[in-house]
Context: one part of a larger RNA
RNA sequence: GGACGAACGCUGGCGGCGUGCCUAACACAUGCAAGUCGAGCGGAGGCAGCGGAAGAGCAAUCUGAGGCUGUCUGAGCGGCGGACGGGUGAGUAACGCGUGAGCAACCUGCCUUCCACAGGGGGAUAACGUACCGAAAGGUACACUAAUACCGCAUGAGACCACGGUACUGAUGGUACAGGGGUCAAAGGAGGAAUCCGGUGGGAGAUGGGCUCGCGUCCGAUUAGGUAGUUGGCGGGGUAAUGGCCCACCAAGCCUAUGAUCGGUAGCCGGCCUGAGAGGGUGAACGGCCACAUUGGAACUGAGAGACGGUCCAAACUCCUACGGGAGGCAGCAGUGGGGAAUAUUGGGCAAUGGGGGGAACCCUGACCCAGCAACGCCGCGUGAGGGAAGAAGGUUUUCGGAUUGUAAACCUCUGUUCUUGGAGAAGAGUGUAAGACGGUAUCCAAGGAGGAAGCCCCGGCUAACUACGUGCCAGCAGCCGCGGUAAUACGUAGGGGGCGAGCGUUGUCC
Numbered sequence: 001g002g003a004c005g006a007a008c009g010c011u012g013g014c015g016g017c018g019u020g021c022c023u024a025a026c027a028c029a030u031g032c033a034a035g036u037c038g039a040g041c042g043g044a045g046g047c048a049g050c051g052g053a054a055g056a057g058c059a060a061u062c063u064g065a066g067g068c069u070g071u072c073u074g075a076g077c078g079g080c081g082g083a084c085g086g087g088u089g090a091g092u093a094a095c096g097c098g099u100g101a102g103c104a105a106c107c108u109g110c111c112u113u114c115c116a117c118a119g120g121g122g123g124a125u126a127a128c129g130u131a132c133c134g135a136a137a138g139g140u141a142c143a144c145u146a147a148u149a150c151c152g153c154a155u156g157a158g159a160c161c162a163c164g165g166u167a168c169u170g171a172u173g174g175u176a177c178a179g180g181g182g183u184c185a186a187a188g189g190a191g192g193a194a195u196c197c198g199g200u201g202g203g204a205g206a207u208g209g210g211c212u213c214g215c216g217u218c219c220g221a222u223u224a225g226g227u228a229g230u231u232g233g234c235g236g237g238g239u240a241a242u243g244g245c246c247c248a249c250c251a252a253g254c255c256u257a258u259g260a261u262c263g264g265u266a267g268c269c270g271g272c273c274u275g276a277g278a279g280g281g282u283g284a285a286c287g288g289c290c291a292c293a294u295u296g297g298a299a300c301u302g303a304g305a306g307a308c309g310g311u312c313c314a315a316a317c318u319c320c321u322a323c324g325g326g327a328g329g330c331a332g333c334a335g336u337g338g339g340g341a342a343u344a345u346u347g348g349g350c351a352a353u354g355g356g357g358g359g360a361a362c363c364c365u366g367a368c369c370c371a372g373c374a375a376c377g378c379c380g381c382g383u384g385a386g387g388g389a390a391g392a393a394g395g396u397u398u399u400c401g402g403a404u405u406g407u408a409a410a411c412c413u414c415u416g417u418u419c420u421u422g423g424a425g426a427a428g429a430g431u432g433u434a435a436g437a438c439g440g441u442a443u444c445c446a447a448g449g450a451g452g453a454a455g456c457c458c459c460g461g462c463u464a465a466c467u468a469c470g471u472g473c474c475a476g477c478a479g480c481c482g483c484g485g486u487a488a489u490a491c492g493u494a495g496g497g498g499g500c501g502a503g504c505g506u507u508g509u510c511c
Base pairs, nucleotide, nucleotide: 001511002510003509004508006507007506008505009504010503013381014380015379016378017377018376019374020373021339026337027336028335030334031333032332035080036079037078040077041076044073045072046071047070048069049068050067054063055062056061087292088291089290096217097216098215099214100213101212102211103210106209107208111205112204113203114202115201116200117199119153121151122150129142130141131140132139133138158184159183160182161181163179165177166176167175168174188197189196190195218264219263220262225255226254227253230252231251232250233249235247236246237245267289268288269287270286271282272281273280274279294315295314296313297312298311317328318327319326320325345371347370348369349368353367354365355364356363357362384414385413386412387411394405395404396403397402418452419448420447421446422445423444424443428438455500456499457498458497459496460481461480462479466495467494468493469492470491476483477482
């Protein structure tokens, strides 16, 4: 000198764009953050309409059950989604990450494309009902019912399994072809229909993932030896898949001064800061990967999880309780307490972008888009412009002549960026229609009036800027050298000056 997620002191007009718990991965009141589909299914309730059993009445007429249609609501079965999106950095020195390869050792819902198919049956179960237990959370028994829920059978283009054959291939479980044997499918819905949305098996693709390897990846030797599933083999189990991943048996290996092991520290990278570069430092925001979800462990479901707002167990903590037993997890968005030098609103909207569900209308979305707070940062603008010497007054100083503040002010003439008021008023919305939170915002027009808007640090040398008074090794200053003990340009105040300017200094950290 530059930089910062900064803090502190003094000061503070506006706008645009960003950024904002670095500390206690401390504990959390409250609200919201993941639902959706009635065009998969049965039933319940409300409303409206149709209808009219039955009843009352002499009649007109009135009341109006079961039923049908439409619509709405909440629960249930079922489907898809809750594995994405959002947060945090605790752990991890590791194939975790980065980079480059490999898988002849693998998986992939939804999506695209192609091929083939959907025949015929069955038994249940929630909801609902009845009875009951419990303070609650919740649960039990009996009986009933539906499906795109569940289960056999048929068919098998095809896939898979074992068998033997041929050809190709560097390659172990590779590819292709033909053979006989065995195993394996399906679901319907909407519509008057056309048709559309789905279903099953298979091939290819796309996307996403899994695994393996080369190289790279902090400090300590005042850590020198470490290792028994350890290292390898044979056989098996398990997995989508290789593999001591796991197991039985056999062998005795394997790593290590090119630093094993142990200890400390740490998420990694694209990047960011600095620097002429080499390098050094760093990993906030944005993007990629990883890990975690009170702590520890476990599996279930599923295409995908060892699952933040799922389940089970254990532990600590908090809450409810009728004392028998239950409930909870903000490192989601706000917000609270606490810690701290220190870090924001319990805001608006799904209008846009994107995501989930749905045929759609649409619903959900604290992702996101916006607004609020904070000079926290960067950038831009303003606090007026021109004229104006009697060089006014006042201040400071003086050798008492003057000098300086100083064209500075007053005063005159203007301007209207900002400001205030009034009026007009967007783009962002797509192919036509509807739909704008921001927002009556930005912007434009008119009027008013210099009116509301300047501070901070420094002035001994480094280093740009000097005098007066006070103080008297005191009070104090200080980044280094050093100032202060009676004329201090170094302390304090004033005048003047220098620097930067809505900021200026200080502190901390890095280069």

RNAcentral holds the full RNA, with entries from Greengenes and SILVA.
Small-subunit ribosomal RNA, 5' domain from an uncultured bacterium, 511 nucleotides, folded computationally.
Its Rfam family is "Bacterial small subunit ribosomal RNA".
The prediction has a mean pLDDT of 84.